[in-house]
Context: one part of a larger RNA
Molecule: large-subunit ribosomal RNA, domain II
Organism: Clostridium thermosuccinogenes
RNA sequence: UCCGGCGAGUUAUAGUAUGUGGCAAGGUUAAGUACUAGAGGUACGGAGCCGAAGGGAAACCGAGUCUUAACAGGGCGACAAAGUCACAUGCCAUAGACCCGAAACCGGGUGACCUAUCCAUGGACAGGUUGAAGCGGGAGUAAAAUCCCGUGGAGGACCGAACCACGUGACCGUUGAAAAGGUCUGGGAUGAGCUGUGGAUAGCGGAGAAAUUCCAAUCGAACUCGGAGAUAGCUGGUUCUCCCCGAAAUAGCUUUAGGGCUAGCCUCUAAUGAAAGUCUAGCGGAGGUAAAGCACUGAAUGGGCUAGGGGCCUUACCAGGUUACCGAACCCUAUCAAACUCAGAAUGCCGUAUAGACGAUGUUAGGGAGUCAGACUACGGGAGAUAAGUUUCGUAGUCAAAAGGGAAACAGCCCAGACCAUCAGCUAAGGUCCCAAAAUCACAGUUAAGUGGAAAAGGAUGUGGGUUUGCUAAGACAACUAGGAUGUUGGCUUAGAAGCAGCCAUUCAUUCAAAGAGUGCGUAAUAGCUCACUAGUCGAGUGAGCCUGCGCCGAAAAUUACCGGGGCUAAACUGUGUACCGAAGCUAUGGACUCAGAAAUGGGUGGUAGGGGAGCUUACUGUCGUAGGCCGAAGCACGAUCGUGAGGACGUGUGGACGAAACAGUAGUGAGAAUGCCGGA
Numbered sequence: 001u002c003c004g005g006c007g008a009g010u011u012a013u014a015g016u017a018u019g020u021g022g023c024a025a026g027g028u029u030a031a032g033u034a035c036u037a038g039a040g041g042u043a044c045g046g047a048g049c050c051g052a053a054g055g056g057a058a059a060c061c062g063a064g065u066c067u068u069a070a071c072a073g074g075g076c077g078a079c080a081a082a083g084u085c086a087c088a089u090g091c092c093a094u095a096g097a098c099c100c101g102a103a104a105c106c107g108g109g110u111g112a113c114c115u116a117u118c119c120a121u122g123g124a125c126a127g128g129u130u131g132a133a134g135c136g137g138g139a140g141u142a143a144a145a146u147c148c149c150g151u152g153g154a155g156g157a158c159c160g161a162a163c164c165a166c167g168u169g170a171c172c173g174u175u176g177a178a179a180a181g182g183u184c185u186g187g188g189a190u191g192a193g194c195u196g197u198g199g200a201u202a203g204c205g206g207a208g209a210a211a212u213u214c215c216a217a218u219c220g221a222a223c224u225c226g227g228a229g230a231u232a233g234c235u236g237g238u239u240c241u242c243c244c245c246g247a248a249a250u251a252g253c254u255u256u257a258g259g260g261c262u263a264g265c266c267u268c269u270a271a272u273g274a275a276a277g278u279c280u281a282g283c284g285g286a287g288g289u290a291a292a293g294c295a296c297u298g299a300a301u302g303g304g305c306u307a308g309g310g311g312c313c314u315u316a317c318c319a320g321g322u323u324a325c326c327g328a329a330c331c332c333u334a335u336c337a338a339a340c341u342c343a344g345a346a347u348g349c350c351g352u353a354u355a356g357a358c359g360a361u362g363u364u365a366g367g368g369a370g371u372c373a374g375a376c377u378a379c380g381g382g383a384g385a386u387a388a389g390u391u392u393c394g395u396a397g398u399c400a401a402a403a404g405g406g407a408a409a410c411a412g413c414c415c416a417g418a419c420c421a422u423c424a425g426c427u428a429a430g431g432u433c434c435c436a437a438a439a440u441c442a443c444a445g446u447u448a449a450g451u452g453g454a455a456a457a458g459g460a461u462g463u464g465g466g467u468u469u470g471c472u473a474a475g476a477c478a479a480c481u482a483g484g485a486u487g488u489u490g491g492c493u494u495a496g497a498a499g500c501a502g503c504c505a506u507u508c509a510u511u512c513a514a515a516g517a518g519u520g521c522g523u524a525a526u527a528g529c530u531c532a533c534u535a536g537u538c539g540a541g542u543g544a545g546c547c548u549g550c551g552c553c554g555a556a557a558a559u560u561a562c563c564g565g566g567g568c569u570a571a572a573c574u575g576u577g578u579a580c581c582g583a584a585g586c587u588a589u590g591g592a593c594u595c596a597g598a599a600a601u602g603g604g605u606g607g608u609a610g611g612g613g614a615g616c617u618u619a620c621u622g623u624c625g626u627a628g629g630c631c632g633a634a635g636c637a638c639g640a641u642c643g644u645g646a647g648g649a650c651g652u653g654u655g656g657a658c659g660a661a662a663c664a665g666u667a668g669u670g671a672g673a674a675u676g677c678c679g680g681a
Base pairs, nucleotide, nucleotide: 001681002680003679004678005677006676011095012094013093015091016090017089018088019087020086021085022084023083026050027049028048032044033043034042035041054061055060064076065075066074067073098237099236101234105227106226107225108224109223110222116201117200118199119198120197121196122195123194125191127159128158129157130155134151135150136149137148138147139146163188164187166186169184170183171182172181203219205215206214207213212221240615241614242613243612244611245610250263251262252261253260254259264371265370266368267367268366269365270364271363272362277358278357279356280355281354282352283351284350285349292341293340297337298336299335302332303331304330308326309325310323311322312321313320374399375398376397377396378395379394380393381392382391383390404415405414406413419591420590421589422588424587425586426585430581431580432579433566434565435564439578441577442576443575444574445573446572452568458553459552462550463549464548465547466546467545468544469543470542471541479537480536481535482534483533485510486509487508490504491503492502516531520529521528592605593604594603595602596601616670618667619666620665621664622663623662628658635654636653637652638651639650641648642647
């Protein structure tokens, strides 16, 4: 990993609702007893329970009663009235209560053959080294001290075998040779040392040279049995079929937030029955959002006018003058606001006696739920950074619970809602050169950037369209030829300043076709080149703006990729048109089920949680010692058979003795999942 078997809503007792049956203003027995035909038995048993009357705390009263002083008012009742017993089914309560699963808690025991410490009694420790005290002798001293030599043999002394679960470093080993080892290396080795045997201490405990360390491969509280099926708002699993409907991820409360309760939304049953409901139009309403505005509240631009203040002048004081200072209020002007509004939409909301459409969708009562993590997209906001595949609300859609077509691929985008069949047709979105179904379609334009097929501020004689304006046959624009002068080197400044460092300026005037007291380069300053300006040559357009279409640059990133690919100058973009392709959409034909209907006929049939309905199958029981069966049962194998399906026949072979169907009944009744359990491969 696979195969086979086993494996999860049960049972009891109450309650409640529905269905069926009995009896009915009644219904019913329980324990128990008797009987015999021994069964799913019959009879007896009325204790008790429910109902037929309620009100009150109660006494009590009673179709009323309670409150109260009340005959008032009010509350609960009566007056429209059916119950009860049994069985079945749904759900609920109490029980382990659908199954498996803790870590833990408590009680009784078992453990110190491992290990920790202690007690008793034994055992072992090669060899070598060092050489304490003491003692003897000598030297020495007044005597000592002291020194030297010898002797001696101390020590948690030294080196080093045995011994020591002592374990320093490295390597190997890591499904090991080993659930802690091996090799080399290392530590202690007369001691707080090692070790045999026997004994002591026990879990709310012991022991501990102390590490949460050890107490039998188990230790922040051992193991074992029991309470025990502890509890698990948590995870996983929960077994046959078809049909009908079909959610929620919200509100309130919650030691509540991944759980619950009630409501909302789903389903089933009953009632309501031409009118409730929904939509559209009309009509009638409330409102203060968007936009806007500045009348209020605030913010805020410039100016005018001006009270007040400051400066300056004046002044003994009072006062006065003045001001490129500040400046309330007021006026003009330009603005801003979620918590501003003089005014004010569109939608939406409420009502409706009117009209139309739909045709139970509505409402009420009762049985059963599930849901309380939502996701994205569009629009309107808040939070955030006018960030997020972010977060939080509102409105709508889709997904969730929706398959099909498109978007290369792609829950949430676009189109469209799959009952079944068909080698039929028409379309949607999107497409029509090839991959790849359908236009290398038509017409008119644009783009040259592979733009298309990623991006901003900003930049640019790209190019198309529109529009405004200047110059122009009295010759423009560009080019070429010629001129571009004089007072004058303007004045000042300066070493110099001559058009051209800088400053000044009624920047003038003359000659001219024209020529600046000079546009730029240049010189130390001059010089020189050039421009403005003019003439000629030439001969038709040429400048400057604005609006707009499509392009260009700006453009560097981390796995190879910015058309799906090929490739495309249209097979790109804009506009117009026709045709075609294209889905499980629609149509056609046939069929199934279901709802409505007398019928004809018409409508419906995606679906998770979940509700409802109808069935299949297995085992056993009754009918049943059944039908059938050695002329071959069950079981097994195969087969082109029937049924919408679960499933059911039939035939053949095998097998070798049992055993249907039908109608009822009862359940240990259906397997793919639970790191399921057992067995096998």